[in-house]
Molecule: RNase P RNA; transfer RNA
Organism: Acidimicrobiales bacterium
């Protein structure tokens, strides 16, 4: 010097000026009131002036969870749902952290819905001979039966077929072919037997809270697919501020059901009779509070102009260093010109990302111009 | 704002215990026909909205995104 990885930070300054919103407060205008009749009080907002507050790391997507209201202050039991390696931490989480084990990466890390298929169903299309308590196409093989030839000391024996058969070592086929090497072993084979490795374990040691990680025994095989049903174990009641309270306006009621209040269903509770509930018709489209040291109403947080900061283009001088060319010099080497790439310092141009709060709140995802600081890894070079 | 609902060929839509993507209209050629419609025959047309992941194997399952449509308040 070059390529990377990872933590965590900001994401445009400063002034001028024009404007927008909330809330103080002062003054106009409007209305009501009172009465001294030109003052005093209340109230109002599409009003002036002054203070002062006034978006984000995501306010975004609305994907978890918790506040909160309300419905029986929330009950039991089936059903649906939703997590799913192991400690910690939170209200609380499918969140953070740190660690196991598995995969990628030379590394520095990265990423993982990672419980059980040795409880039960089920599912694998094409291909293949065979796809689930295997299977005989092509090959080996001739032990054992069986045919045949030849020999015979008649007890059978050597040959040979490959018919019954035995073989999962070699080929083929698939993603997947019933543990893998390599000896022995056998007619040929084969966990049939050993050694090694891999897996497994209601097994034993030692280490660790655990998850697992070593060692030793021990039988010697139980493929895959649970982001297929399904079991195990833990959670989960429903709606959502257009929730919900209070207060005003205006209007027309008919009709059905008998129950209605937790919404897939039972139970159980509670409330009811000129009463509950749906439907269709009707009226209104208002205010306050829920509501926050930004804040609600069809929604304020902004344009503009000077200077400066990044980013990016370009220029003029200087530097370094590559390549080419021309002179001097026997050589080492120098001078001098052209060009290219990097740069400090100055000028000119352009020019700020992704986006915008709406019950609050913690979290994940997503989208983001460009800058800052920190820690590390690989690869060449130098000392 | 809050809640839910789909996205498959030019267009209207089908497609499940995950196993070669299909209907109809439309389009292109050919034939009939004087020509055209209409018929007959044959074709072409697909990033299954888009990225990843489970699986041997995804339109389908599973997650994270794009875009499209629907529905809502009060009294009484």
């Nucleotide at each position: 010097u070059g390529a990377g990885u990872u933590g965590g930070c900001c994401g445009g300054a400063u002034g001028g000026u024009c404007g927008c919103g909330g809330c103080a407060u002062c003054g106009g205008u409007a209305u009501u009131c009172g009465c001294u009749u030109g003052c005093g009080a209340a109230u109002a907002g599409a009003u002036g002036g002054u203070g002062u507050c006034g978006a984000g790391g995501a306010a975004g997507g609305u994907c978890g969870g918790g506040g909160c209201u309300c419905c029986a202050c929330a009950g039991g039991g089936c059903a649906g749902g939703g997590u799913g390696c192991c400690g910690a931490c939170u209200a609380a989480c499918g969140g953070u952290c740190g660690g196991u084990c598995a995969g990628g990466g030379c590394g520095a890390c990265c990423u993982g819905a990672a419980g059980g298929c040795a409880a039960g169903u089920g599912c694998a299309a094409c291909a293949g001979a065979g796809a689930g308590c295997a299977a005989a196409c092509c090959g080996c093989c001739g032990a054992u039966g069986g045919c045949g030839u030849u020999c015979u000391u008649c007890g059978g024996a050597a040959c040979g077929c490959a018919c019954a058969g035995g073989u999962a070592a070699g080929g083929g086929u698939g993603a997947a072919a019933c543990g893998g090497u390599g000896c022995g072993g056998u007619a040929a084979g084969a966990g049939c037997g050993c050694a090694c490795c891999a897996g497994c374990g209601u097994u034993c040691g030692u280490g660790g809270u655990g998850a697992c990680a070593c060692g030793g025994c021990g039988g010697c095989u139980g493929g895959g697919u649970a982001a297929a049903c399904c079991c195990c174990a833990c959670c989960c009641g429903g709606a959502g501020c257009a929730a919900g309270a209070u207060c005003g306006a205006g209007c027309a009621g008919a009709g059905a059901a008998c129950g209605a209040g937790c919404g897939g269903c039972c139970c159980g509770c509670u409330c009811u009779a000129u009463g509950u509930u749906c439907u269709c018709g009707g009226g209104u489209u208002g205010a306050u509070c829920g509501c926050g040291u930004a804040g609600a109403u069809g929604g304020a947080u902004g344009g503009c102009c000077a200077u400066c900061c990044a980013c990016g283009c370009g220029g003029c001088u200087g530097g370094u260093u590559g390549c080419a060319g021309u002179c001097c010099g026997c050589a080492a080497g120098g001078a001098c010109c052209g060009u290219g790439a990097c740069u400090u310092u100055c000028c000119g141009c352009c020019g700020g990302a992704c986006a915008g709060a709406a019950c609050c709140c913690c979290g994940c995802c997503u989208a983001c111009a460009g800058g800052c600081c920190g820690a590390c890894u690989c690869a060449c070079u130098g000392u | 704002u809050g809640g839910c609902g789909g996205g498959u060929a030019g267009u209207u839509c089908a497609g499940u215990u995950g196993g070669c993507a299909g209907a109809a209209c439309g389009c292109c050629u050919g034939a009939u026909u004087u020509u055209g419609g209409a018929u007959c025959a044959g074709g072409a047309g697909g990033u299954c909205g888009c990225a990843g992941g489970u699986u041997c194997g995804a339109a389908a399952c599973c997650u994270g995104c794009c875009c499209c449509g629907c529905c809502a308040g009060c009294c009484a």